[in-house]
């Protein structure tokens, strides 16, 4: 120079005018509004609602069965399915990236066809065939050919996937059948908190393979609804009517089932009023700086700041100018995570290839 990798930061400025919501201060004063001043006023994802909680109510609120989540060690955190660090695997030349990572001898399934055989799974081509039978030669002892009963699983077909893998010796011919090395599984030692990893002229010829993102088994976890959750207060109507259950052994009561535990009446259907206002509503597991512990995720002192609560839903409109010419994309209880989506700039470290000195 050129292709990549991780991390972090910004998300149109500035000025001038006109308008808009909450809030705090003053005046008036119809007690709810008006006028002035002052401050504030959408996101790195506000998105999806996928996971975790805080609040609220059931509610005095327990077990257990069914359900339903997560799976490698160790930390972190209010908590998680999240997050650092680590280990084993994969991919990548490498910086680094990704993992649904417990158990397949507890069981029960799946793997069309082809192939002899598809899991306590095999004999189609093959090889070998003794002692007996039959033939041929011919040296009368042998060799050879046929066929049988039989071995056998090195070597070949099929498959995505064939009873560890090279080699040697040994067999009628073969095969861990025996040996060597390798792989594998057992133990012992040695590091390491662990997962694990190394090593040993240890020990075994060595379990029958793949899948559990199959059913299932094994550890651990899980109450249920949600802010339209709940409190309050104001007014209006029809405290209307109709079936069904049932008499404390019944009935009712927030995932179903029981069993406790409370309570004493419940349930469905028609019919009628009302939907107005306050609250819940942001001061927090809160941000921000400096030290200081830790490898880091975080975490302890010290200082400091208050940063949107709207309710048919506020933050726009215009002009000038400057530039990277600005994309995805608008708060509705909050807060910790994860996923998608995205124009363009900025800094930091890192790794590979060229060429030069």
């Nucleotide at each position: 120079g050129a292709a990549g990798c991780u991390g972090g930061c910004c998300a149109g400025g500035c000025a001038g005018u006109c308008g808009c919501u909450g809030c705090c201060u003053u005046u008036a004063u119809u007690u709810a509004u008006a006028a002035a001043g002052g401050g504030a006023g959408a996101g790195g994802a506000a998105a999806g609602u996928c996971c975790g909680g805080a609040c609220u109510u059931c509610a005095u609120a327990g077990a257990g069965c069914a359900g339903g989540g997560u799976g490698c060690c160790a930390g972190g955190u209010a908590a998680c399915g999240c997050c650092u660090g680590g280990g084993c695997g994969g991919c990548g030349u490498a910086a680094g990236c990704c993992g649904a990572c417990g158990a397949c001898a507890a069981g029960u399934g799946c793997a069309g066809c082809a192939g002899a055989g598809a899991g306590a799974a095999g004999a189609c081509c093959g090889c070998c065939g003794a002692u007996g039978g039959a033939g041929u030669a011919u040296u009368u002892a042998u060799a050879c050919u046929c066929a049988c009963a039989g071995g056998u699983a090195a070597g070949g077909c099929u498959g995505a996937a064939a009873g560890g893998g090279u080699g040697c010796g040994g067999u009628a011919a073969g095969a861990g059948c025996g040996c060597a090395c390798c792989g594998c599984g057992u133990u012992g030692c040695u590091g390491g908190u662990a997962a694990c990893a190394g090593u040993a002229u240890a020990u075994g010829g060595c379990g029958a393979g793949g899948u559990a993102a199959a059913c299932u088994c094994c550890a651990c976890c899980c109450g249920a609804a949600g802010c339209a959750a709940g409190a309050c207060c104001a007014a209006a109507u029809a405290g209307g009517g109709u079936u069904c259950c049932g008499u404390a052994c019944g009935g009712c009561g927030u995932u179903g089932c029981u069993c406790g535990c409370g309570u004493u009446g419940g349930a469905a259907c028609c019919g009628g009023g009302u939907a107005g206002g306050u609250u819940g509503c942001u001061g927090g597991a809160g941000c921000c700086a400096u030290c200081g512990a830790g490898c880091g995720a975080u975490u302890g002192a010290u200082g400091g700041c208050c940063u949107a609560g709207a309710c048919g839903a506020a933050u726009g409109g215009c002009u000038g100018u400057c530039c990277a010419c600005g994309a995805c994309a608008g708060a509705a209880u909050c807060c910790g995570g994860c996923u998608u989506a995205u124009c363009g700039g900025c800094c930091a470290g890192c790794u590979u290839c060229a060429a030069a000195u």
Bacterial RNase P class A from uncultured Kangiella sp., 357 nucleotides, folded computationally. The organism belongs to Kangiella, within Bacteria. Model confidence (mean pLDDT): 78 of 100.